[in-house]
RNA sequence: GGUCUGGUAGCUCAGUUGGUUAGAGCGGCGGAUUCAUAUCCCGCAGGUCGGGAGUUCAACUCUCCCCCAGACCA
Repeated sequence: GGUCUGGUAGCUCAGUUGGUUAGAGCGGCGGAUUCAUAUCCCGCAGGUCGGGAGUUCAACUCUCCCCCAGACCA
């Protein structure tokens, strides 16, 4: 330098061929339970979906450019 894969909540990830409100587990906070702690249970908060532009009535999803990480080729 080229090709491919990935980037979504603090962490690990899902998101079904573009569609109405973006989710799970763990973690955090609050509550309940307990003499108390842990476990279990209930609830809550937390997201510019890597950045920008384009296509479309509508984009996490499609196209282009850029950034970052990994693998392979040279």
This is a predicted structure of a 74-nucleotide RNA (transfer RNA) from a Bacteriovoracaceae bacterium. Its Rfam family is "tRNA". By type it is a transfer RNA. Rfam links the family to the GO term triplet codon-amino acid adaptor activity. The sequence was found in a public genome assembly. The organism belongs to Bacteriovoracaceae, within Bacteria. Its mean pLDDT, the model's own confidence on a scale to 100, is 82.